[in-house]
RNA sequence: UCCGCAUCGAGAGAGGCUGAGGGAACCGGCCCUGUGACGCCUCGGCAACCUGCUCCGCCCGCGAGCAAGGUGCCAAGCCCGGCCGGGCCCGUUCGGGUCCGGAGGAUGUCGA
Numbered sequence: 001u002c003c004g005c006a007u008c009g010a011g012a013g014a015g016g017c018u019g020a021g022g023g024a025a026c027c028g029g030c031c032c033u034g035u036g037a038c039g040c041c042u043c044g045g046c047a048a049c050c051u052g053c054u055c056c057g058c059c060c061g062c063g064a065g066c067a068a069g070g071u072g073c074c075a076a077g078c079c080c081g082g083c084c085g086g087g088c089c090c091g092u093u094c095g096g097g098u099c100c101g102g103a104g105g106a107u108g109u110c111g112a
Base pairs, nucleotide, nucleotide: 001112002111004109005108006107007106008105013043014042015041016040017039021032022031023030026082027081028080029079044074045073046072049070050069051068052066053065054064055063056061078104083102084101085100086099087098088097089096090095
C1' cells in the first nucleotide's frame, strides 16, 4: 500500500512546548479556537479490536469477566448534509420529508 472481516448513537483529563488555524478529500452548513485550538511531549484516563489470564463440569459460543502487554481513542452521531441505489409519506409538475443500504472515511485484525 492492497484485499477480506468486524465496529463506528456510549466513554475518557491535567501540565509543558509551539503560535493560527482546525473539525478526512471537495462543496454547503454548523461548531472549536490568542480565555491558545491543531500538532508534539509528559503524566493520567477511557475502552475491550488483538495477545495473555479466569469463569460457565468438558466442548461450543455473536458467552461473562480481568486489564499485564500490542493498538486505538480522550468536543459535537464518522459534528450534520451533499455522491449512488431503494422503500414509505406529502405534492398537479418541479420538488420536499423520512428510513434503509451502498460508496467514501476512521480504528482493529487475518492475509498478500

Predicted 3D model of a 112-nucleotide RNA (SAM riboswitch aptamer (S box leader)) from a Thermoleophilia bacterium. Model confidence (mean pLDDT): 85 of 100. Its Rfam family is "SAM riboswitch aptamer (S box leader)". Its family is annotated with regulation of gene expression in the Gene Ontology.